[in-house]
C1' cells in the first nucleotide's frame, strides 16, 4: 500500500470477492517439553452424592460416651490344689489361677452434643433472567438523611424484681415435630433511682446570607441508661486446698460529641433501533392540608385547581446489564463487554413482610403456582446462576483432588476453630511466550524415487561412513526461597507496643535450581503450487468422477480434478468453518454524490427551524488562554527492574483528548441598544404582452335541413371491397339551423411559478420591465410539516354533440391479423358544478445572492438638445458560437454543468418492487408512504474499433439488365447421396464436396469382404548362439496359390603351405521391425476460398486520462491507397503497377533437317541436284508505345476527351505472380510428425470376390430431337504434339477392326497424320423419318497369365427415348461465344463424352445502373462483438424451495374494565390470656 472481476479492447460508475489482524471458539489432520494464562458463549434446564458460615466456656445453667489404667463386688464356666464329708475313689464343700458377664470407684473430662446469651450470618463467591432505567458512567448537590463492628474526646455504670429454655415427669404423630405439668441461671428480660451538652417544645439575644435559611449562645419545661464475669496480678482473711472481699490491669456495658468507613436520597450531561408507534396521561400535573420515612417528595390519602409531556420524537413496540476496559483502525470511528477490577439487577415463577446498625435476605421466615421426593395417605421435605460432580441441551466448555504454610474473612483475651474465598496441584495445543527434534565432515554425486530431448537432470552432502556434543525427556544426587507472626524467654516502655534469644509451623514438593551418568539415541507435521499469491511436471481421469474465497477448471494432451515425484509457505502444529473490524472514500465530521451511471420534490406560498448587510456602544452565552479540582486501580504507551530470555510480573512517568470551578481576553458569532442605506419594500412617471376571469360579437370551413339545376354514379386504395345513390347520391345554386375550433400574421416571436396561454370587442384583475433617487431603514433567503395550482385521460350530476373518435360493427392486407390501410361509430373531446392529483409534468439540470473572456442575433425600455433614420452607450429578457475552468466523456461554459456563500428535497449493486403488508387519501380507477424472503456477478454510463441495417452517399464486377448459347425433360456417360451387401474400402459435404484425390480398379492397383497360411516377419539396424559341403537349388509329390516336403547338383570372401580359424550367407533367440489403424480440434508442409478484391500496416510526430484518432478522410482522378491537389502530419512497408513468359510488327546475326525469289542442271510434271539468304520459317540478340506531340476541358495538376503518326494508344493481347488476414475450410489416405492403439496382429503373403450392385434422387457431361441438316462422292487449308519394351511407311490380306510387312526414323529430316467444320457435285423433303441412336442378337478383332461378374473395338441385324423441355438456373463482352477438328499425359488394355493443350471458322450485344446476388469508400443507428445465422421477450408440463393472500384453527406478548383473592402490614373492635409496672386486698 492494494489486488481480481462487467467489455472484442477503453475510460467511468457500481456491486461482490481476496491478502491482514483478531477470538471464551468448534471441526479435520498431526502431536516432544516446559512457562504464562484461559475454560457451558447453548436451557436463569432439572438436579443424586459431599463440602461452601461460623465461633466465644473471659456472658450462663447443665453435662455424656468410647476407651485406658486399676481395686473391689457379684454371677457362671473351667483347671490346679485341698482331701473338709470315717478312708480311697466318685460325688458335695473350701481355697487359688483363668475366662466371661455384670456392677461401682478412677482417667477420658467438666470434654463432646444439644440449650440460653453476644457478635457473625446483609462480607465474601455465583450468574446475566429482567432492566432503555438516575440502572450505568461522569460532574455536582445533600443546609432533606443514616453508619454495627473500628479510632479520638466527655461523662457514666446505683438499687431491685419475676421469668423461660435446656433439664425432668407426661402426653400426641409414622414422619417433620407438637402440646401439657414441674425446676433453675446469665452480659437475657424488666422495674425503680439519679440524670447530662441529647431530642421536643416555649422565650431572650447574636453572627451570617439576596431571600428560602443556616450557625453559635443565655433561660425554663418534658422525656429516655447501663453488665458484668470461678480472666490475669497482687493485698487481706483462711494450717493447706477452697471461697470472700479489696487493689491494679485487661475485656466487655450506658449516654453524649467528633472521626472515619460504608450507604439512602436528589440533579445536570453521555451512550441502542424502529415513525409501517404521533399523541400521551386522571395521583395524571400543581397547590393546601394531614400521614409516612433515616430523609425530600403524589410516596400516600383529603380537599382546590386542570393541568402535564411530545417531531430537539412522548407514547407504544424491539433489543439490551452498564462502565473502567478489550478487537480493529493511520486516524476519526466501528464491533465488543469473556477472564481481572467499579456499579446494578436476580437467587425455582409471583407476592410479603419480620429481625437487625444493615435485608425485604442465593444455602432465613411466612403464602401461592410449577416441579421433584417420603408417607402409615392423616401429613410432611426440597431449591447449586457457592465448588466439584451428574443428567440433558449443543459444534463445544475441566477433577464428585491437596490445603489453612501464605494472602484475606468471621467469633475469640487468646491459644485456636471455620473458610470450595483463597493459595496450589489435574484435565484440555484452547491461547501467549521459549526450547527440542542434533552438529562438523562426506562423491563429478550410491542403492531407489521421479522426470527426461535418453545425453542427463533431480530428491542430494541429504543419506550410508568417519569425528563430536549433550539442551529437553531418562537415570541418580545436592538442595534454595515463598517464614512473617503466634508462642515461651529477656529487656525497654511515653503501657498502644517494641527490641534480642529459642522453639515450632510448607498444601505445592519425588518442586525450581544446582550437578554425576549413559546414549543421536525417545521427539515432525499441515497446507498449498491456473490468476490474485510464495511454489511445475508426470500419470490416471475424459463436462465423469470432482474442484471452487472471486474469476473459472473437467468434453483424450488438464501446472486448475485424483495419485506421484518436486517445490513453496508455516511448524508442535497446519488447515478449515464461525463472527468482528479493515481494505470499503461503499453512509464520506475527517471524506461521497444528484444533465446522461443510482439521485431535484411537477409548481408555488409560507409554519418552525437554519442562515443572514454597514458602523460605534455595552454584556461576556459561544469561543480562546491561564490556574485548579476530578478523571479509582489494572490496562495501553515510555523508560528501569526481576523470572537463564521471552510470554509474565514489579515499580516509576507519561497519557487518560472528559466534566466541574476560579481568574481573563473580545477579533468573530451571539445578545442589548443607538445610528447608516447598498440589500428588500414603496412613492411618482411611462412601457410590452396569446397572463387570468366573466360577458358578447364576428367570418370561414364542416355537417343537417329545405327548395332549384342535373341523371348515374360518388366515395375509397398500393390495388380493391364493404358503404352512399335512380325513394335522385355525388357536383352545383339559394335559404336556413347546429356545435366546435380560430388560417394567414406565426417567428429558437410574447406572457405566466408551474400545468400552460393564439379570431374581435368590453368589464374585472396578477405580474413584470424601463427613468427619477423621493420615502422606509435588514423589514432578508430558504423553506421539515401544512396550504393552493397542476396536461391528458378517468370519476359523479346535469347540459351539449358539428366535425374527430377509444370500444365496437363492416370490408380488405395476412399462414393468421382481436393491428397498420378503408367504410361506419358509442364514450369522450365542449359547457356548468365538483373529484382525482398523476405523465418522458424534461433544460431528464431546486431556489436564493455574488465573482470570473470575447463575438453575433431576436423581444421591451432608455440616454447622447427637440423629431427620424443611423452610431455609441446602458437595462432587462430570450437564442447562437465560443475561451479559461469543470466533466468518465458526451458536453457546459455570465441562462454554468466554472468558483463560493446560504437553506431545502433526494441517492448508496441489478433484479424481486414502486410491488406485498399496514397507515391514510379517493365514489371508483387509484395515489402517497414502503419492506422482505429469494435471486445474480454483474446490472449501468461515455466514448472506441468493428459487424450488421427490408439506413443514407458515392463506385465497381457477365452482378443485374441487353444479347447469344446452354443445363433443369430425353437416352447414355460419369461422379453422389440412399438402398443393398460377407464387402459394396476411405476421403471430400453450401458457394470453396459430387467426370473431386482417382493423367487409366479384370489380375495387380487395393486400402473392403471370404477363405487358405505365416509370426523377428514383405523391409532396416544392433546383439547372443549354433552351423558352415554353406548360399542357392534342376527334376519330382502335395496345394487354387501362398507355401510346405524331398534333395541330385552346388557356388563364394579373408588369414593360413595345410590342418584349421574367422567373415559372409543360413538357422535359433533377443532388441525390434510393421500398421492406408485414431486424432487435419495436437501438428510440419501443401491446397481451396473471399480476391488480381484494393487494400492492410508500420516508424516518428501531433491529438485524446483510454480504447484508439491521424496519417489512409476531404476535393479531383484511376482498372488500382493509380496519380494530384488540399491537409498536423512526415516518411516507408506488403499489396496494386512494373521487372519475367507467350504473343502482335520491324531490324540484325545465323541458315540445317526449315525456305526457293533470281541462275544452272535434269523431268512429261513435280520432285530432285547444284546453288542461293531474298522471303517464309526457326531463334538468339536488339527496336518499338512514353500521353512522347497536336487540339479543347480541368485547379497551372493528376487526368479525361478529340485527333496525328504508327503493325500495335492510353494497362495492345494472354498467362506467370495471390497483401494483412477470414474459414479450428481441407489433407495423418502423397509424405513428414507428438500423443493414443494393435504385436501368432489392427502387421505380412497368397487365391477368389468387391470397389462395376439398383426401387430411387441430385450433379457434371455426351449425343440427339434435325433441311444453316443427313448421307455419298469429290477436292481445300492447320497448329501443338509424341515416338526405341517406341512411332512404325510403302506394298499386299480383309467390307472392317486388323492382320501381314519391316523402308525410314532417339526424328524442323522418318512415323503417328486422315484434319474437320469448308468449297464443288449428287441423293433425301418435314416424316420419329435416309433425324436419332439406347438396346438387343449374331459374327468378328486386339491387348492381356486371364475380358463370366468385368475391356475396347469392327461388320451385319435390331432401331428404344426423343419433335427444344415445368419452376427454376448457368456460361459468355472478341478472335470472346457458338461450332469444328487434332493432339498429349495416365496406359498391356480401356470404360475419355472426362481432363490438359492446339489451331480452323468466326458472331450478337451493353441504353443502363432502379432492382437481384458480390464487393470497396464515406457516413448514420445499434441493447450485436460467437459479430443479424446476432441479440432477445412472453406463454406454457410434472415436481421442488422461498415469500404473500386466504375460510379456519392454535400460541405468544401487551393493553383496559371488572370479579375473586393466599401471606402479610397498618388501623377499629373486644372476647379471651397476662411474671415484673400500677391499683385494691
Nucleotide at each position: 500500500a492494494g489486488a481480481g472481476u462487467u467489455u472484442g479492447a477503453u475510460c467511468c460508475u457500481g456491486g461482490c470477492u481476496c491478502a491482514g489482524a483478531a477470538c471464551g471458539a468448534a471441526c479435520g489432520c498431526u502431536g516432544g517439553c516446559g512457562g504464562u494464562c484461559u475454560g457451558c458463549c447453548u436451557u436463569a434446564u432439572a438436579c443424586a452424592u459431599g463440602c461452601a458460615a461460623g465461633u466465644c466456656g473471659c456472658a450462663c445453667g447443665a453435662g455424656a460416651a468410647a476407651c485406658c489404667a486399676u481395686g473391689g463386688g457379684c454371677u457362671u464356666g473351667u483347671u490346679u490344689c485341698u482331701g473338709c464329708u470315717c478312708g480311697u475313689a466318685c460325688a458335695g464343700g473350701g481355697a487359688a489361677g483363668c475366662a466371661a458377664g455384670u456392677c461401682c470407684g478412677g482417667g477420658g473430662a467438666g470434654u463432646a452434643a444439644a440449650g440460653u446469651g453476644g457478635c457473625g450470618a446483609a462480607c465474601g463467591g455465583g450468574u446475566g433472567a429482567g432492566u432503555a432505567a438516575c440502572a450505568c458512567g461522569u460532574a455536582g448537590a445533600u443546609a432533606a438523611c443514616c453508619u454495627a463492628c473500628c479510632c479520638u474526646c466527655c461523662g457514666g455504670a446505683c438499687g431491685g424484681g419475676g421469668a423461660c429454655a435446656a433439664c425432668c415427669c407426661u402426653g400426641g404423630g409414622a414422619a417433620a415435630c407438637c402440646g401439657g405439668g414441674g425446676c433453675u441461671a446469665a452480659u437475657a428480660c424488666c422495674c425503680g433511682g439519679c440524670g447530662a451538652u441529647a431530642u421536643u417544645c416555649c422565650u431572650c439575644g447574636u453572627g451570617u446570607g439576596a431571600a428560602g435559611g443556616c450557625a453559635g449562645g443565655g433561660g425554663g419545661a418534658a422525656u429516655c441508661a447501663a453488665a458484668g464475669g470461678u480472666g490475669a496480678c497482687u493485698c487481706u482473711u483462711u494450717u493447706c486446698u477452697u471461697a470472700u472481699g479489696g487493689g491494679u490491669u485487661g475485656c466487655g456495658c450506658c449516654g453524649g460529641a467528633g472521626g472515619a468507613u460504608g450507604g439512602g436520597u436528589c440533579u445536570g450531561c453521555g451512550g441502542c433501533c424502529u415513525a409501517u408507534c404521533a399523541a400521551g396521561u386522571u395521583g395524571u400535573u400543581g397547590g393546601u392540608g394531614a400521614g409516612g420515612u433515616a430523609a425530600c417528595g403524589g410516596c400516600u390519602c383529603a380537599c382546590c385547581a386542570a393541568g402535564c409531556u411530545g417531531a430537539a420524537g412522548a407514547c407504544g413496540g424491539g433489543u439490551a446489564g452498564c462502565c473502567g476496559g478489550g478487537c480493529u483502525g493511520a486516524g476519526a470511528g466501528g464491533c465488543u463487554g469473556g477472564u481481572c477490577g467499579g456499579c446494578c439487577a436476580c437467587a425455582u415463577g409471583g407476592g410479603g413482610a419480620c429481625u437487625g446498625a444493615g435485608a425485604c435476605a442465593c444455602u432465613g421466615c411466612c403464602c401461592u403456582g410449577a416441579c421433584u421426593c417420603c408417607u402409615a395417605c392423616g401429613g410432611g421435605a426440597g431449591g447449586c446462576a457457592g465448588c466439584a460432580g451428574u443428567a440433558g441441551g449443543g459444534a463445544a466448555u475441566c477433577c464428585u483432588g491437596c490445603g489453612c504454610a501464605a494472602u484475606g474473612g468471621g467469633g475469640g483475651c487468646a491459644a485456636c476453630c471455620c473458610u470450595g474465598a483463597c493459595g496450589c496441584a489435574g484435565c484440555g495445543a484452547g491461547a501467549c511466550c521459549g526450547c527440542g527434534u542434533g552438529g562438523a565432515g562426506g562423491a563429478c554425486g550410491a542403492a531407489g524415487g521421479c522426470c527426461u530431448u535418453c545425453g542427463g537432470g533431480u530428491c542430494g552432502u541429504a543419506a550410508a561412513c568417519u569425528c563430536c556434543u549433550g539442551u529437553c525427556a531418562c537415570u541418580g544426587g545436592u538442595g534454595a526461597a515463598g517464614a512473617a507472626u503466634u508462642c515461651a524467654u529477656c529487656g525497654c516502655u511515653u503501657c498502644g507496643g517494641u527490641g534480642g534469644u529459642g522453639g515450632a509451623u510448607g498444601a505445592c514438593g519425588c518442586c525450581a535450581a544446582c550437578u554425576g551418568g549413559a546414549g543421536a539415541g525417545g521427539a515432525a507435521g499441515c497446507u498449498g503450487c491456473g490468476g490474485c499469491u510464495a511454489a511445475c511436471u508426470c500419470c490416471g481421469u475424459g463436462c465423469c468422477a470432482g474442484c471452487a474465497g472471486c474469476c473459472g477448471c473437467g468434453g483424450u494432451a488438464a501446472u486448475a480434478c485424483g495419485g506421484a515425484g518436486g517445490c513453496a509457505g508455516c511448524a508442535a502444529g497446519c488447515g478449515u468453518u464461525g463472527u468482528u473490524c479493515g481494505g470499503a472514500a461503499u453512509c464520506a465530521c475527517u471524506g461521497g454524490g444528484c444533465u446522461u451511471a443510482a439521485a431535484g420534490g411537477g409548481c408555488a406560498u409560507g409554519u418552525a427551524g437554519g442562515c443572514g448587510g454597514u458602523g460605534g456602544u455595552g454584556a461576556c452565552a459561544a469561543u480562546c488562554u491561564c490556574u485548579u479540582g476530578u478523571g479509582g486501580a489494572a490496562g495501553u504507551c515510555u523508560c528501569c527492574c526481576g523470572u537463564u530470555u521471552a510470554a509474565c510480573g514489579g515499580a516509576a512517568g507519561a497519557a487518560u483528548u472528559g466534566c466541574g470551578a476560579g481568574a481573563g481576553a473580545u477579533a468573530u458569532u451571539u445578545u442589548a441598544u443607538c445610528a447608516c442605506u447598498u440589500g428588500a419594500g414603496g412613492u411618482u412617471a411611462g412601457g410590452a404582452g396569446g397572463g387570468g376571469a366573466g360577458a358578447g360579437u364576428g367570418g370561414a370551413a364542416c355537417u343537417c335541413c329545405u327548395g332549384g339545376u342535373g341523371g348515374a354514379g360518388c366515395g375509397g386504395u398500393g390495388g380493391a371491397a364493404u358503404g352512399c345513390g335512380c325513394a335522385g347520391a355525388u357536383a352545383u345554386c339559394a335559404g336556413g339551423a347546429g356545435g366546435a375550433a380560430c388560417g394567414c400574421c406565426g417567428g429558437u416571436g410574447g406572457u405566466g411559478a408551474a400545468g400552460a396561454c393564439g379570431a374581435c370587442u368590453c368589464u374585472c384583475u396578477g405580474g413584470c420591465c424601463u427613468a427619477u433617487a423621493c420615502c422606509u431603514g435588514a423589514c432578508g433567503c430558504u423553506g421539515a410539516g401544512g396550504u393552493g395550482c397542476g396536461a391528458a385521460a378517468g370519476c359523479u350530476a346535469g347540459g351539449g354533440g358539428a366535425g374527430c373518435a377509444a370500444a365496437c360493427g363492416g370490408g380488405a392486407u395476412u399462414a393468421g391479423a382481436u393491428a397498420c390501410c378503408c367504410c361506419g361509430g358509442u364514450a369522450g373531446c365542449c359547457c356548468u358544478a365538483g373529484c382525482u392529483g398523476u405523465a418522458a409534468a424534461c433544460g431528464a439540470u431546486g431556489g436564493g445572492c455574488g465573482c470570473u473572456a470575447a463575438g453575433u442575433g431576436g423581444g421591451g425600455g432608455g440616454a447622447a438638445c427637440c423629431g427620424a433614420u443611423c452610431u455609441u452607450c446602458u437595462c432587462u429578457c430570450u437564442g447562437c458560437u465560443g475561451g479559461a475552468g469543470g466533466a468518465a466523456a458526451a458536453c457546459u461554459a455570465c441562462u454554468a454543468a466554472g468558483u463560493g456563500c446560504c437553506c431545502c428535497g433526494c441517492c448508496u449493486g441489478g433484479g424481486g418492487a414502486g410491488u406485498a403488508c399496514g397507515g391514510u387519501c379517493g365514489c371508483a380507477g387509484g395515489g402517497c408512504u414502503a419492506a422482505a424472503a429469494c435471486u445474480c456477478a454483474a446490472a449501468g454510463g461515455a466514448a472506441u474499433u468493428g459487424a450488421c441495417g427490408g439506413g443514407g452517399g458515392c463506385u465497381c464486377a457477365c452482378a443485374c439488365a441487353a444479347g447469344c448459347g446452354g443445363u433443369g425433360g430425353a437416352g447414355c456417360a460419369u461422379g453422389u447421396g440412399g438402398u443393398u451387401c460377407a464387402a459394396u474400402u476411405c476421403g471430400a459435404a453450401g458457394c470453396a464436396a459430387c467426370g473431386c484425390g482417382a493423367a487409366g480398379a479384370a489380375c495387380c492397383u487395393u486400402a473392403c469382404c471370404c477363405g487358405g497360411g505365416u509370426u523377428u516377419g514383405a523391409c532396416a539396424u544392433g546383439c547372443c548362439g549354433g552351423u558352415g559341403g554353406u548360399a542357392c537349388g534342376g527334376a519330382c509329390c502335395c496345394g487354387a496359390a501362398a507355401g510346405g516336403g524331398c534333395g541330385a547338383g552346388g557356388a563364394a570372401c579373408c588369414c593360413g603351405a595345410a590342418a584349421g580359424g574367422g567373415c559372409a550367407g543360413c538357422c535359433g533367440g533377443c532388441a525390434c521391425a510393421g500398421g492406408u489403424g485414431u486424432u487435419g480440434c495436437a501438428u510440419g508442409g501443401c491446397u481451396g476460398u473471399c480476391g488480381u478484391c484494393a487494400g492492410c500496416u508500420c516508424g516518428u510526430g501531433u491529438c485524446g486520462u483510454g480504447a484508439g484518432a491521424u496519417g489512409u478522410u476531404g476535393g479531383g482522378u484511376u482498372a488500382a491507397g493509380u496519380c494530384c491537389u488540399a491537409u498536423a502530419a512526415c516518411g516507408a512497408g506488403c499489396g496494386a503497377a512494373a521487372c519475367c513468359c507467350c504473343u502482335a510488327u520491324c531490324c540484325u546475326u545465323a541458315g540445317u533437317u526449315g525456305c526457293c525469289a533470281g541462275c544452272g542442271c535434269u523431268u512429261a510434271a513435280c520432285a530432285g541436284c547444284a546453288g542461293g539468304g531474298a522471303c517464309u520459317c526457326u531463334a538468339g540478340g536488339g527496336a518499338g508505345a512514353c500521353u512522347g506531340c497536336c487540339c479543347c476541358g480541368g485547379u497551372u495538376a493528376a487526368c479525361g476527351g478529340g485527333g496525328a503518326g504508327g503493325a500495335a494508344g492510353g494497362u495492345g493481347g494472354g498467362g506467370a505472380c495471390g497483401a494483412c488476414g477470414u474459414c479450428a475450410a481441407g489433407u495423418c489416405a502423397u509424405c513428414a510428425u507428438g500423443g493414443c492403439c494393435c504385436u501368432u496382429a489392427c502387421g505380412c503373403c497368397c487365391g477368389g470376390g468387391g470397389c462395376a450392385a439398383c426401387a430411387c434422387a441430385c450433379g457434371u457431361g455426351c449425343u440427339a430431337c434435325a433441311a444453316u441438316g443427313g448421307c455419298c462422292g469429290g477436292u481445300a487449308c492447320a497448329a501443338a504434339g509424341g515416338g526405341c519394351c517406341g512411332c512404325g511407311a510403302a506394298g499386299c490380306c480383309g467390307c472392317a477392326a486388323g492382320g501381314u510387312g519391316g523402308a525410314g526414323c532417339a526424328a524442323a529430316u522418318c512415323c503417328c497424320a486422315a484434319a474437320a467444320a469448308g468449297c464443288c457435285g449428287g441423293c433425301c423433303u418435314c416424316a420419329g423419318u435416309u433425324c436419332g441412336g439406347a438396346u438387343c442378337g449374331a459374327g468378328g478383332g486386339c491387348u492381356g497369365c486371364a475380358a463370366u461378374u468385368c475391356g475396347c473395338c469392327c461388320u451385319c441385324g435390331u432401331g428404344a427415348a426423343g419433335c427444344u423441355g415445368g419452376a427454376a438456373u448457368c456460361g459468355c463482352u472478341a478472335g470472346u461465344a457458338a461450332u469444328c477438328g487434332c493432339g498429349g499425359a495416365u496406359c498391356a488394355g480401356c470404360g475419355a463424352u472426362g481432363c490438359c493443350g492446339c489451331g480452323g471458322u468466326g458472331a450478337a450485344u451493353a441504353c443502363g445502373u432502379u432492382c437481384c446476388c458480390g464487393a470497396g469508400c464515406c457516413u448514420u443507428g445499434u441493447a450485436c462483438a460467437c459479430a443479424c445465422c446476432g441479440c432477445c421477450c412472453g406463454u406454457c408440463a410434472a415436481g421442488u424451495c422461498a415469500c404473500c393472500c386466504a375460510a379456519g384453527c392454535a400460541g405468544g406478548g401487551u393493553a383496559u374494565a371488572u370479579c375473586c383473592g393466599a401471606a402479610g402490614u397498618c388501623g377499629c373492635u373486644a372476647a379471651c390470656c397476662u411474671a415484673a409496672c400500677c391499683c385494691g386486698u
This is a predicted structure of a 1481-nucleotide RNA (small-subunit ribosomal RNA) from an uncultured bacterium. The sequence is in RNAcentral, with records from Greengenes. The coordinates come from a structure-prediction model, not an experiment, and the mean pLDDT is 84.